[in-house]
Context: one part of a larger RNA
RNA sequence: CGAAGGGGACUUGAGGGGAACUGCCCUCAGUACGAGAGGACCAGGGUGGACGGACCGCUGGUGUGUCAGUUGUGUCGCCAGACGCAUCGCUGAGUAGCCAGGUCCGGCAAGGAUAACCGCUGAAAGCAUCUAAGUGGGAAGCCUGCCCCAAGAUGAGGUCCCCCACUCCGAGAAGGAGGUAAGGCCGCUGGAAGACGACCAGUUAGAUAGGCGGGAAGUGGAAGCGCAGCAAUGUGCGGAGCUAACCCGUACUAAAGGCCGAGGG
Numbered sequence: 001c002g003a004a005g006g007g008g009a010c011u012u013g014a015g016g017g018g019a020a021c022u023g024c025c026c027u028c029a030g031u032a033c034g035a036g037a038g039g040a041c042c043a044g045g046g047u048g049g050a051c052g053g054a055c056c057g058c059u060g061g062u063g064u065g066u067c068a069g070u071u072g073u074g075u076c077g078c079c080a081g082a083c084g085c086a087u088c089g090c091u092g093a094g095u096a097g098c099c100a101g102g103u104c105c106g107g108c109a110a111g112g113a114u115a116a117c118c119g120c121u122g123a124a125a126g127c128a129u130c131u132a133a134g135u136g137g138g139a140a141g142c143c144u145g146c147c148c149c150a151a152g153a154u155g156a157g158g159u160c161c162c163c164c165a166c167u168c169c170g171a172g173a174a175g176g177a178g179g180u181a182a183g184g185c186c187g188c189u190g191g192a193a194g195a196c197g198a199c200c201a202g203u204u205a206g207a208u209a210g211g212c213g214g215g216a217a218g219u220g221g222a223a224g225c226g227c228a229g230c231a232a233u234g235u236g237c238g239g240a241g242c243u244a245a246c247c248c249g250u251a252c253u254a255a256a257g258g259c260c261g262a263g264g265g
Base pairs, nucleotide, nucleotide: 001152005163006162007161008160009159010158011157015149016148017147018146021049022048023047024046025045026044027043033038051106052105053104054103055102059100060099061098062097066093067092068091069090070089071086072085073084074083075082076081110144111143112142117137118136119135120134164264166178167177168176169175183260184259185258186257187203188202189201190200191199208254209253210252211250212249213248214247215246217243218242219241224237225236226235227234228233
């Protein structure tokens, strides 16, 4: 821009893409078959591998803005206590998120048309013949079935709902301009969304983010003081203190602004 007014939501599916794999065990059954050795079809059940998708309750990894321990050195006048630097200094743990070697799920079934092939009926050709007319069966393959995209599918589809028929120029039309409606966009606060666009949640009639309060969870027993000990250290107050991304709450802080947008062959 188109889709014959302007919008919002939900859809149909032409077409396209993805997937498509397979082992072993058990039952049938030591049956059919076979002198024996051996040993099925058909049908049903179970359990794996690789591959793929999703997820983080579990098991683990990471977790450079969490906690603790600790070495050297510097600074805060000194002690104590902190902080900076040294690969996050090193070490031990670890929330959210992300992740797999963790967890769950998938390939199926079924239908249709067929290939080789097997048939029925059957002439040409009194016979025969699956084929010439007609007709049945038959593959991990084909079409559908499962998952995803999808009406620029210009063949532009469908359903429901919302907004209305304004003012001016023009000649009462065509056309143009303007303020609006439903609605949308920009801005702003943000996000398990994201390269940027996009998408999603909010924008004071507000819990969108930060802060704050509580909780969860993690560290693992703070500082200070008391007590014991010559001291290192231990111990009591005390599952203490500190704590990121998680959950709930709370307007304290930041989102209160602007613009566009129909008048219908």
Overview:
This is a predicted structure of a 265-nucleotide part of an RNA (large-subunit ribosomal RNA, domain VI) from a metagenome. The coordinates come from a structure-prediction model, not an experiment, and the mean pLDDT is 88. The RNAcentral record of the full RNA draws on SILVA.